[in-house]
RNA sequence: UUUUCAGAUCUGACUAUCGCCUGUGUAUUAAUUACACAGGAGGAAAGUCCGGGCUCCAUAGAGAAUAGUGCCGGGUAACGCCCGGGCACCUAUUAAUUAGGUGACAGAUAGUGCCACAGAGAUAUACCGCCUUAGAUUAAACUUUGUUUUUUUAAGGUAAGGGUGAAAAGGUAGAGUAAGAGCCUACCGGGAUAUUAGUAAUAUUAUUCGUCAAGGUAAACCUCACUAGGAGCAAAGUCAAGCAGUAAUGAGGAGUUUCUCGCUCCUAUUAAGUUACGGGUAGACUGCUAGAUUAACAGAGUAAUCUGUUAAGUAGAUAGAUGAUAGUUUAUUACAGAACUCGGCUUAUAGAUCUGAUUUUUUA
Numbered sequence: 001u002u003u004u005c006a007g008a009u010c011u012g013a014c015u016a017u018c019g020c021c022u023g024u025g026u027a028u029u030a031a032u033u034a035c036a037c038a039g040g041a042g043g044a045a046a047g048u049c050c051g052g053g054c055u056c057c058a059u060a061g062a063g064a065a066u067a068g069u070g071c072c073g074g075g076u077a078a079c080g081c082c083c084g085g086g087c088a089c090c091u092a093u094u095a096a097u098u099a100g101g102u103g104a105c106a107g108a109u110a111g112u113g114c115c116a117c118a119g120a121g122a123u124a125u126a127c128c129g130c131c132u133u134a135g136a137u138u139a140a141a142c143u144u145u146g147u148u149u150u151u152u153u154a155a156g157g158u159a160a161g162g163g164u165g166a167a168a169a170g171g172u173a174g175a176g177u178a179a180g181a182g183c184c185u186a187c188c189g190g191g192a193u194a195u196u197a198g199u200a201a202u203a204u205u206a207u208u209c210g211u212c213a214a215g216g217u218a219a220a221c222c223u224c225a226c227u228a229g230g231a232g233c234a235a236a237g238u239c240a241a242g243c244a245g246u247a248a249u250g251a252g253g254a255g256u257u258u259c260u261c262g263c264u265c266c267u268a269u270u271a272a273g274u275u276a277c278g279g280g281u282a283g284a285c286u287g288c289u290a291g292a293u294u295a296a297c298a299g300a301g302u303a304a305u306c307u308g309u310u311a312a313g314u315a316g317a318u319a320g321a322u323g324a325u326a327g328u329u330u331a332u333u334a335c336a337g338a339a340c341u342c343g344g345c346u347u348a349u350a351g352a353u354c355u356g357a358u359u360u361u362u363u364a
Stems, first nucleotide, its partner, number of pairs: 004357007012329007020040008042335001046346002049344005054232004061261004066228005071085005086105001087103006106223002111221002113217003127162002129158008140148003170188005189212001190209005196203002236286004245277005252266004293312008
């Protein structure tokens, strides 16, 4: 100087004028109103995809079904999340124990299903080809007979070569065979057993097996292991307001996924409940912001994270608040606005700054 990748921070700041919301204080009999001070949308607030806190059912359980997760270890309130490790695959290149990325990463000898078309054959086979035996035949060659060669028929053997396909009963080489084949041998690959290292996943090494009796697919059904009660702030609670019931069913009924068992509660034909039709009210307040909160320092740990000390008080609207103008400044020019709340993941995205690794070129 330049290329690629990974990670982190900010998301405008300051001053002045006017305007909006909340809280505190003063004035005001109260309300209203006025003044002063303090504060006032995000890194994703989005998606509603996971996991919770909290509230109620409710005193509350078991099983089946259903749904989810799926290498090993650790973190966390918990998770399908995060950290570290293993294995597999991919990209780049200087080809390496390099750098980065992805992983829906349990089981195919428990069983069932599927693998279209093409192709002879996809849990199975012989299309072309090769070899052997017995013939037929045009022309040619050789020494007449006869042999070789060309074309072709029948029977048998073969799965190495070629073809089809995403995939054809492991790969390379040798020996062997009529021609071939793990038929046999060596190496590689695969299975089994064991040693060593490691908490483990797993890796190295050694021995052995050619009966190495069969491919792939489980985000196909399924099997195995683990996990899961439901509904949700429109939860729930207090005050106020307002009424009107009718019909059917009924020895049972209700209890926040379905079914069974159990448990609790309500009810007895003048009935609880359920279903259908119909009428009335719907205003205010709490929940509503002190939380698994934030920041700094120290310690432990490879890290995620944990422990301790100190400090801070940071939006609570409810037809829904933070806007406009001017000046200084590198910047509101992108994506985009809280509605009970927290931890994650995913998606959208302009600009500025920093750290680490890596590449090109030049100089010393």
Notes: This is a predicted structure of a 364-nucleotide RNA (Bacterial RNase P class A) from a Spirochaetales bacterium. Rfam family: Bacterial RNase P class A. From the family's description: Ribonuclease P (RNase P) is a ubiquitous endoribonuclease, found in archaea, bacteria and eukarya as well as chloroplasts and mitochondria. It is annotated as a ribozyme. It was read from a public genome assembly, where an Rfam model found it. Taxonomically the source falls in Spirochaetales (Bacteria, Pseudomonadati, Spirochaetota, Spirochaetia). The model forms 98% of the base pairs in the Rfam consensus.